[in-house]
This is a predicted structure of a 74-nucleotide RNA (transfer RNA) from an uncultured Bacilli bacterium. Its mean pLDDT, the model's own confidence on a scale to 100, is 81.
RNA sequence: GUCCCUGUAGCUCAGUUGGAUAGAGUACUACCCUCCGAAGGUAGGGGUCACAAGUUCAAUUCUUGUCAGGGACA
Numbered sequence: 001g002u003c004c005c006u007g008u009a010g011c012u013c014a015g016u017u018g019g020a021u022a023g024a025g026u027a028c029u030a031c032c033c034u035c036c037g038a039a040g041g042u043a044g045g046g047g048u049c050a051c052a053a054g055u056u057c058a059a060u061u062c063u064u065g066u067c068a069g070g071g072a073c074a
Base pairs, nucleotide, nucleotide: 001073002072003071004070005069006068007067010026011025012024013023019057028044029043030042031041032040050066051065052064053063054062
């Protein structure tokens, strides 16, 4: 330099032939339980879906560019 993959909650990830209130596990907070903890149960908070532009009635999803990480080739 060329090409490919990835970017969604603090962390690990799912999701989407374009339309539902954006989800799970874990972590965190409160409560229940317990002599106290752990485990277990219930509830809750937490998201500009990397950033920008475009297409569309409608974009996390499609297109383009930028940024970051990883890989292949030279």